RNA sequence: CCUGCGGGAGAGACCCUGCCUUUUAUUCGUUUUAUCGGGCAGGGCGCCGAAGGCGCAACCCGCUCGGAAUCGCUCAGGCAAAAGAACGGCAGG
Numbered sequence: 001c002c003u004g005c006g007g008g009a010g011a012g013a014c015c016c017u018g019c020c021u022u023u024u025a026u027u028c029g030u031u032u033u034a035u036c037g038g039g040c041a042g043g044g045c046g047c048c049g050a051a052g053g054c055g056c057a058a059c060c061c062g063c064u065c066g067g068a069a070u071c072g073c074u075c076a077g078g079c080a081a082a083a084g085a086a087c088g089g090c091a092g093g
Base pairs, nucleotide, nucleotide: 001093002092003091004090005089007087012045014044015043016042017041018040019039020038021037024034025033046079047078048077052075053073054072055071059067060066
């Protein structure tokens, strides 16, 4: 460094619009309208830091070189679960 297993925090299952779909009601009707829920896309406000990125430079070092944080930012990413996840642990190569 790679592979497998396991651990692994934070923060709205927020709001609006459009489209699709679905439950129920309405209806003579597969139409219309309303309605429960779901998906996708766009937008809005609030929030988080532990992918990545950027900044500072505590610190490390073989000390004019080089490396560099869990600190800061929040571009990116994220804010139920799942997934992902810095960073540790175990096993193998």
Source information:
Glycine riboswitch aptamer from a marine sediment metagenome, 93 nucleotides, folded computationally. Rfam family: Glycine riboswitch aptamer. From the family's description: This family represents the bacterial glycine riboswitch. Of the family's consensus pairs, 90% are formed in the model.